The prediction has a mean pLDDT of 76. The RNA shown here (Bacterial RNase P class A) has 361 nucleotides and comes from Candidatus Elusimicrobium euhamitermitis.
RNA sequence: AAUAACAGCCAGGGGGCCGCUGUUCCGCAGGGGACAGAGGAACUUCCGGACUUCACAGGGCGCCGUGCCGCGCGAAAGCGCGGGGGUUUCGGGCUAAAAUCCGAGACCACGGAAAGUGCAACAGAAAAUAUACCGCCGCGUCGUAGCGUAAGCGAAGACGGGUAAGGUUGAAAAGGUGCGGUAAGAGCGCACCGCGCUUUUGGCGACAAAAGCGGCACUGCAAACCCCGCGGGAAGCAAGGCCAAAUAUGCGCAUAUGCUGCCCGCAUUCGCCGCAGAGUAGGCCGCAAAGAGUAAUGGUCCCCGCCGUCACGGCGCAAGCCGCAGCGAAACAGAAUCCGGGGUACAGGCUGUUAAAAAAA
Numbered sequence: 001a002a003u004a005a006c007a008g009c010c011a012g013g014g015g016g017c018c019g020c021u022g023u024u025c026c027g028c029a030g031g032g033g034a035c036a037g038a039g040g041a042a043c044u045u046c047c048g049g050a051c052u053u054c055a056c057a058g059g060g061c062g063c064c065g066u067g068c069c070g071c072g073c074g075a076a077a078g079c080g081c082g083g084g085g086g087u088u089u090c091g092g093g094c095u096a097a098a099a100u101c102c103g104a105g106a107c108c109a110c111g112g113a114a115a116g117u118g119c120a121a122c123a124g125a126a127a128a129u130a131u132a133c134c135g136c137c138g139c140g141u142c143g144u145a146g147c148g149u150a151a152g153c154g155a156a157g158a159c160g161g162g163u164a165a166g167g168u169u170g171a172a173a174a175g176g177u178g179c180g181g182u183a184a185g186a187g188c189g190c191a192c193c194g195c196g197c198u199u200u201u202g203g204c205g206a207c208a209a210a211a212g213c214g215g216c217a218c219u220g221c222a223a224a225c226c227c228c229g230c231g232g233g234a235a236g237c238a239a240g241g242c243c244a245a246a247u248a249u250g251c252g253c254a255u256a257u258g259c260u261g262c263c264c265g266c267a268u269u270c271g272c273c274g275c276a277g278a279g280u281a282g283g284c285c286g287c288a289a290a291g292a293g294u295a296a297u298g299g300u301c302c303c304c305g306c307c308g309u310c311a312c313g314g315c316g317c318a319a320g321c322c323g324c325a326g327c328g329a330a331a332c333a334g335a336a337u338c339c340g341g342g343g344u345a346c347a348g349g350c351u352g353u354u355a356a357a358a359a360a361a
Base pairs, nucleotide, nucleotide: 003355004354005353006352007351008350009349010348012304013303014302015301016300017299018298020037021036022035023034024033025032026031039332043343044342046341047340048339049338050337051236052235053234054233063232064231065230066229067228068083069082070081071080072079073078084110085108086107087106088105089104090103091102092101111227112226116225117224118221119220120219133167134166135163136162137161139160140159141158142157146153147152175193176192177191178190179189180188194216195214196213197212198211199210200209201208202207240285241284242283243282249276250275251274252273253271256268257267258266259265307328308327309326313322314321315320
């Protein structure tokens, strides 16, 4: 220098013409003017909140979320910094070889597996009450060959027994290595390491270290149920509030008819009539320095910038490098009540870190 990953920032600029949405102004009107008009994620709808309605004495069950420690920011969710622990990779060191140890990197939803339940495919003897396929042993019984005068001994073999060293399976195998020990073996014994318990010490704490005791009980999985701590009442702007036609309904008034010739009353009828309440259509608010109502925020041209390719040109012995004109490319995506976070997508450009050791100094 180039490349890749990760993190942060930007997400083309200016102008002309024609449109779109909202507000507002002018005009009797056709119409005209002014101003404002998407994002870093507007995506996802995962978490928290504002707001709204409903529910709610208190308690319990259930459900959901969350989960190492300290400090800080924050309304919360969450984020940042530092630390502890674990898994794993690389390097170093010890060693016969490893593990433990040291250094560096990556990753971790990192409370509990000694309350209970469940699961552990395939393979394998065995996947948690351990077990025994190939082996190993030659301990017991029988007993062939053989040996022995005989009693008997008895290779091989059969049956029984012991064992878990070694082999075989697996993601994972019931502590590891070594020495002793033994028929063979085995924490059977011992040393070291690991593990557990207790005590002490250090640390605010997560946790760590040391000593003593224990022969090892206690495999893994809780992103299986579950248990523990903490937090959460439910639903969401189609929340919810206000106004309110037409039609139907009720009441009143008026008309007509009947009982009944008249008055009252009752019943029925009818109306360009009045009133009423619930609620629908519809409208407004909620609702914003974009805004809404199936949803505007666009199209085109010119100039400049950026990237690629560059006929031709320049440089170079060459490979090749640079560059004018021209041509081409420019992502992910699109508000719908509003805010804070998490996650995901993203052309091109800038900055930083890492791969990264080296070289140079």
It is recorded under the gene name rnpB.